[in-house]
Molecule: SAM riboswitch aptamer (S box leader)
Organism: Chitinophagaceae bacterium
RNA sequence: AACUUAUCAAGAAAGGCAGAGGGUAAUGGCCCGAUGAAGCCUUGACAACCUAUCCCCGUAAAAAGGGAAAAGGUGCCAAUUCCAGCCCCGAUUGUAUCGGGGAGAGAUAAGUC
Numbered sequence: 001a002a003c004u005u006a007u008c009a010a011g012a013a014a015g016g017c018a019g020a021g022g023g024u025a026a027u028g029g030c031c032c033g034a035u036g037a038a039g040c041c042u043u044g045a046c047a048a049c050c051u052a053u054c055c056c057c058g059u060a061a062a063a064a065g066g067g068a069a070a071a072g073g074u075g076c077c078a079a080u081u082c083c084a085g086c087c088c089c090g091a092u093u094g095u096a097u098c099g100g101g102g103a104g105a106g107a108u109a110a111g112u113c
Stems, first nucleotide, its partner, number of pairs: 002112007013043005021032003027084003044077001046075001049073003053068004081105001086102006
C1' cells in the first nucleotide's frame, strides 16, 4: 500500500520556534488565518479503538456480554467527515430551494497479508 470489521450530530488548551497559508480525492461554496495559518517542540486536556487491571453476569473451568477506572499503545483538541458534490423519495410549482434516506470517498482503531 491492499483487504475486513467498527465508529464518525458529543468532547477537549496554553507556551516556545516558525512566518502564509489552511479546513484530508478532483470540483463548487462557505469559513479560519499577521489579534499569527501549516509544520516542529514542551506541558496539559478530551475520548475509550486495542493491551493490562478491577467488579457484575456466566461456567466444571472458560468464552461471550455489561460496568468501572485511565497505567500503556494509538488517536484527537474551529465549524456534523464545515456543507454540497453521485443515486432515490418527498415538499414546493417560483424550476430553484428545502427535508429525509442511501451509496461512494475520507479519517481513526483493531486484525489479516